[in-house]
Molecule: FMN riboswitch aptamer (RFN element)
């Protein structure tokens, strides 16, 4: 130093402000958030994980971008203008409550013995 093993920790953000109504963080105008690895630095390119179905897994399903500029290189930067977000309860929900003091991609560190 590098792959093994077992253990240990940690591992999601968000409704300012106004409108209607009996009632909405749910509708409207508005604001605000963006898991984990890859790759020129990614919410919307490629994959996984949460969810959700399931013969319970090596299974299925799973959401959104484009234009110009820089540059070796970039749907990741700079401008700019869009566009998505589970189930369930409730006045209809990415943002309120519950499953969740849950599981988890993944991160870091111990330990052990082999090369």
């Nucleotide at each position: 130093a590098a792959a093994g093993u077992a253990c240990u920790u940690c591992a999601g953000g968000g409704u300012c402000a106004g409108g209607u109504g009996a009632a909405a963080g749910u509708c409207c105008u508005a604001a605000c958030u963006g898991g984990c690895g890859g790759u020129a630095a990614a919410c919307c390119c490629c994959g996984c994980g949460a969810a959700u179905c399931u013969u319970a897994u090596u299974g299925a399903u799973u959401g959104a971008a484009c234009u110009u500029g820089u540059g070796a290189a970039a749907u990741u930067c700079a401008a700019g203008u869009g566009g998505c977000a589970a189930u369930a309860g409730u006045a209809a929900a990415g943002u309120c409550u519950a499953g969740a003091u849950g599981g988890a991609a993944g991160a870091a560190g111990u330990a052990u013995g082999u090369u």